[in-house]
RNA sequence: UUAGGCAGUAGCCACACCUGCUGUGAGGCAGGGUCGGAAAGCUUCAGGUCUCUAUAUGGAGAUGGCUGGGUCGCACUC
Numbered sequence: 001u002u003a004g005g006c007a008g009u010a011g012c013c014a015c016a017c018c019u020g021c022u023g024u025g026a027g028g029c030a031g032g033g034u035c036g037g038a039a040a041g042c043u044u045c046a047g048g049u050c051u052c053u054a055u056a057u058g059g060a061g062a063u064g065g066c067u068g069g070g071u072c073g074c075a076c077u078c
Stems, first nucleotide, its partner, number of pairs: 004078001012037002017032006035065001041071003045068003048063006
């Protein structure tokens, strides 16, 4: 430096749900919360699922905690 994640330490994030705000909607943001996560950091490039619309073979969106890819990182027994 790279790869892995078997152990441990210190940390990190925050499912469902609740409250408020916001969006036609899927959903998003903030606070609480803590199911889980070794990238549950970021990114729609490919697919899946979901929403809106229509001239219904199209278009526009959402989901990164659905899968894959890309990309930047932390700690360290082995």
Source information: This is a predicted structure of a 78-nucleotide RNA (c-di-GMP-I riboswitch aptamer) from Methylomonas sp. Its mean pLDDT, the model's own confidence on a scale to 100, is 82. Taxonomically the source falls in Methylomonas (Bacteria, Pseudomonadota, Gammaproteobacteria, Methylococcales). Rfam family: c-di-GMP-I riboswitch aptamer. About the family: GEMM was predicted in a large-scale screen for bacterial structured RNA regulatory elements.